The part of an RNA shown here (small-subunit ribosomal RNA, central domain) has 323 nucleotides and comes from candidate division KD3-62 bacterium DG_56.
RNAcentral holds the full RNA, with entries from ENA and SILVA.
The source organism's lineage runs through Bacteria, Bacteria candidate phyla and candidate division KD3-62.
Model confidence (mean pLDDT): 86 of 100.
Context: one part of a larger RNA
């Protein structure tokens, strides 16, 4: 003197609660675990550095020294560390008073709309497409009107709007969708299947149909482009301008409008950062503490082996080998 990183390059854990451990505000007094000084032991010889000497030089060899960064006993410092008393309030948390909100669970109602089912009215067409056909329809469809069933889904308000938990190995819960086990439900929708078209072909896209699913209860699964592809908490660092909630202030005829201050939630920017994009008081800025994770590509999140699961898998997760 050096002493890497995670927004897009490899890498933030899906997200909480939380044991253990880490780290931990301000004053005073003590204590002496860490620190720290000084002395005493010990740190084998040899080797290695240094000084010198002996073989005519060297290699080799003698001697001293120095080094051996450490253990260890006493004695002595009290800033920090840490322990141990006494105290404060600004970190936290409570209390009481207000206040926004699609926070979350149970029951419950309510109209549109689709479908379908009876009943009138009525004929010959309906649907659907780039264009067609498959379908539906003279056993009366589509269209209309009135009644009935059921199911899910909540137009408009509705926006760069509001509301929601947050350190933390392990453990513990939660955890989208799609999936699975029972029972239920099934209106539209609709993986897969059939049909119609498109095409060289069309196992797709368009079309008509349509099971699982989707919805309801109990239990599983534990995964995601689980995303802001940015972990948590606190601190400090130019502004501009918009908007939600509070709280103040000016002024007042007004849902207005103006200034200020807290929380949020949004866009543009300075510094700085950064490979660049960008990021920029909602940091990707400077700082602290704490957890989690990365180590060229493939092989591969694969194989073994464990642990979890009904199963579908999921968690842990190598290597040969090859570039």
């Nucleotide at each position: 003197c050096u002493g890497g990183g995670c927004g897009u390059a490899a890498a933030g854990g899906g997200c909480g609660c939380g044991u253990a451990g880490g780290c931990g505000g301000g004053g005073c007094c003590u204590u002496a675990u860490g620190u720290c000084g000084g002395a005493g032991g010990u740190g084998a010889a040899a080797g290695c550095g240094c000084u010198g000497g002996g073989c005519u030089c060297a290699a080799c060899c003698c001697a001293g020294c120095a080094a051996u960064u450490g253990c260890u006993u006493c004695c002595g410092a009290a800033a920090c560390u840490g322990g141990g008393g006494c105290u404060c309030u600004u970190g936290a948390g409570u209390g009481c008073a207000g206040g926004a909100g699609g926070g979350g669970g149970g029951a419950g109602u309510g109209g549109a709309a689709u479908u379908g089912c009876u009943g009138g009215u009525g004929u010959a067409g309906c649907g659907g497409u780039g264009a067609a056909a498959u379908g539906c329809g003279u056993a009366g469809a589509g269209a209309u009107c009135a009644g009935c069933a059921g199911g899910a889904a909540c137009a408009c308000c509705c926006g760069u709007g509001g509301c929601g938990a947050a350190g933390g190995a392990g453990g513990c819960g939660c955890g989208a969708a799609a999936g699975c086990u029972a029972g239920g439900g099934g209106a539209g929708c609709g993986a897969a299947c059939g049909g119609g078209a498109u095409u060289a072909g069309a196992u797709a896209c368009c079309c008509c149909g349509g099971u699982a699913g989707u919805c309801c209860u109990a239990g599983c699964c534990g995964u995601a482009a689980a995303c802001g592809a940015u972990g948590g908490u606190c601190a400090c660092u130019a502004g501009g301008u918009g908007u939600u909630g509070g709280g103040g202030g000016u002024a007042u005829c007004g849902a207005c409008c103006c200034c200020c201050c807290c929380a949020g939630u949004g866009c543009c920017g300075u510094a700085g950062c950064u490979a660049a994009c960008g990021u920029g008081u909602u940091a990707a800025g400077u700082g602290a503490c704490c957890c989690g994770c990365c180590u060229g590509g493939g092989g591969a999140g694969u194989a073994c082996g464990g642990c979890c699961g009904c199963a579908a898998g999921g968690c842990u997760g190598a290597a040969a080998c090859u570039c």